[in-house]
């Protein structure tokens, strides 16, 4: 240069063919347990889904491009 894959909460991730308020573990906060701390129950906060046009009633999900990373070819 090309071609594929990836980006989604602070971290790791899930989201099945486009359709209900976008979810999990961790972690972090409050609370119950406990002498006290782990551990272990219960609840909470936290994300306009990587930037930007497009399609479409209607997009995390399709098309476009751009940035970042991986990987593979030359």
């Nucleotide at each position: 240069c090309u071609g594929c894959c990836a980006a989604u909460a602070g971290c790791u991730c899930a989201g099945u063919u486009g359709g209900a308020u976008a979810g999990a573990g961790c972690a972090c906060c409050g609370g119950c347990c406990u002498u006290c701390u782990a551990a272990g129950c219960c609840g909470g906060u936290g994300g306009u889904c990587g930037g930007g046009g497009g399609u479409u009633c209607g997009a995390a999900u399709c098309c476009c491009u751009c940035u970042u990373g991986g990987c593979a070819g030359g």
A computed fold for a 74-nucleotide RNA from Podila clonocystis, annotated as transfer RNA. The RNAcentral record of the sequence draws on ENA. The coordinates come from a structure-prediction model, not an experiment, and the mean pLDDT is 80. Its Rfam family is "tRNA". Rfam classes the family as a transfer RNA. The same sequence occurs in records of 2 taxa.